[in-house]
């Protein structure tokens, strides 16, 4: 140096204006809006999208159904050994398969060259590295499958010759033994469990629109009292009118509001150790979005980077102008996979060649 793969990282930057939306602290419990519940209103300081927030595909926290336990079904998982709260995730390893544009080995063709060989071109073959893939348990417990070809494919029989038993005048017929060609992935000895089964093992169901909790009107329910001996209500009251309900209190569920729920963790970062590694301990720091019409944005200019085009320069390179500058956006949280993704960087492994 070429050529093949592995694994990160970052996801434009600044400033200026105008917004949005959350927390903390002050201040009258001051003002609004509500029946309440409760929410909103100043002012300061201050957080505010990701690697995949996608997908909801596996796993758990958590929360309700009986402290969730036994069995049956049904689902899932399978090499062997570890990580983890768990997982179908993730490490190591064992094995099968796979991997070349390098290298190896056999043969054209040309070209140099007396030869030996050497060079380049193209073919065919071959073991492999790094790496990649694997739905890697069981086929003497049962059952099913297996195109084409071929006498016969899983049940049995029999294509051809060779020797033989029996029938039968023969032809032929019904057996037994060895042998052998062919077809095919496979021919009686086996295959497939990504058909069913069987083992082992693991999962109880349903989800935050879970769940608690405060909490109207209206309707409905229940105790009570009053009421056809005329109540309640109308009428200022009485007379009087009407004519079946009426007050009170309780309680459940609805709207609406609160909390879950976002400051304390299966958290982040750094520094040490331990272990091949996946992970794990110790220690120091640090607080990091959060709504329920759902914010986390829009505008203006610099400036970086990419692609085009024009001009300069022998080259590296500059210089103007234009365009672009991804994939996608939380929604109860976390721990994984799986898909998308403009570009820019940084390691690290093989193998081949040269050099030293």
């Nucleotide at each position: 140096g070429a050529a093949g793969c592995c694994c990160g990282c970052c996801a434009g930057a600044c400033u200026g204006c105008c917004g949005c939306u959350g927390g903390u602290g002050c201040a009258a419990g001051c003002u609004g809006g509500g029946a309440a519940a409760c929410c909103a209103g100043g002012c300061a300081c201050u957080g505010g999208a990701g690697g995949a927030a996608c997908g909801u595909c596996c796993g758990g926290a958590c929360u309700g159904c009986a402290u969730a336990g036994g069995g049956c079904a049904g689902c899932g998982u399978a090499g062997c050994a570890g990580c983890u709260a768990a997982c179908g995730g993730c490490u190591g390893u064992c094995c099968a398969c796979u991997g070349a544009a390098a290298g190896g080995c056999c043969g054209c063709g040309c070209a140099c060259g007396c030869a030996a060989g050497u060079g380049c071109g193209g073919g065919g073959c071959u073991a492999u590295a790094a790496g990649g893939u694997g739905a890697g348990g069981a086929u003497c417990a049962g059952a099913g499958c297996a195109a084409c070809a071929g006498a016969g494919a899983c049940g049995a029989g029999u294509c051809g010759c060779g020797c033989u038993g029996g029938g039968g005048c023969a032809a032929c017929c019904c057996g037994g033994u060895g042998c052998g060609g062919g077809u095919g992935a496979a021919a009686c000895g086996g295959g497939c469990a990504a058909u069913c089964u069987c083992u082992a093992c693991g999962c109880g169901c349903a989800g935050c629109a879970a769940u608690a909790c405060c909490a109207a009107a209206u309707a409905g329910g229940c105790a009570c009292a009053c009421g056809u001996u005329g109540a309640u209500g109308g009428g200022g009251c009485c007379c009087c009118c009407g004519g079946a309900g009426u007050g009170u209190g309780c309680g459940g569920g609805u709207a609406g509001g609160u909390a879950g729920c976002a400051c304390c963790g299966a958290g982040c970062u750094g520094u040490g150790g331990g272990g091949u590694g996946a992970c794990c301990c110790a220690c120091a720091g640090c607080c990091c979005a959060g709504a329920u019409g759902a914010a986390u944005g829009g505008c203006a200019g610099u400036c970086a980077c990419a692609u085009u085009g024009a001009g300069g320069g022998c080259a590296a390179c500059c210089u103007c102008a234009a365009u672009g500058c991804a994939c996608a956006g939380a929604a109860u949280c976390c721990g994984g996979c799986u898909u998308a993704u403009c570009g820019g960087u940084g390691g690290g492994c093989u193998u081949c060649a040269c050099a030293c």

This is a predicted structure of a 356-nucleotide RNA (Bacterial RNase P class A) from Comamonadaceae bacterium CG1_02_60_18.
The same sequence occurs in records of 2 taxa.
The model forms 91% of the base pairs in the Rfam consensus.
It matches the Rfam family "Bacterial RNase P class A". Rfam classes the family as a ribozyme.